[in-house]
């Protein structure tokens, strides 16, 4: 220093003004926000997680298995679909005087994963 077990801790952000209306933080205009892991730095590439949907079990609750959005164009460079200009683009489930990535709720939840700590061998 690597591996392997066992424990702690940590682990997702965003509605401000204006209009219309009997109502809208759901709609229009402008504006804001981007989870873990790779790779030249990534919301749009590749993988994963949540949520959802379905099936099974020993049914609190666990496993499998399915769904799972969205980028181009230039310019730098050994290298970049990440930088840099430019313009676009995308967002679970239920609820709500009215449609919601942002509000309220499952959730003081669950988890990719991260960083520590203890052991015991090489």
């Nucleotide at each position: 220093a690597a591996c392997u077990a066992u424990c702690u801790u940590u682990g997702g952000g965003g509605a401000a003004u204006g209009g219309u209306g009997a109502a809208a933080a759901u709609c229009c205009g402008u504006a804001c926000c981007g989870g873990c892991g790779g790779u030249a730095u990534a919301g749009u590439c590749c993988g994963c997680g949540a949520a959802c949907g379905c099936g099974c079990c020993c049914a609190c609750g666990g496993c499998g298995c399915g769904c799972c959005g969205a980028g181009c164009a230039g310019g730098u460079g050994a290298a970049a679909c990440u930088c840099c200009u430019g313009c676009a683009c995308c967002g679970a489930c239920a609820g709500u005087c009215a449609a919601a990535g942002u509000c309220u709720g499952g959730a003081u939840g669950a988890g990719a994963a991260a960083a520590g700590a203890u052991a015991a061998g090489u």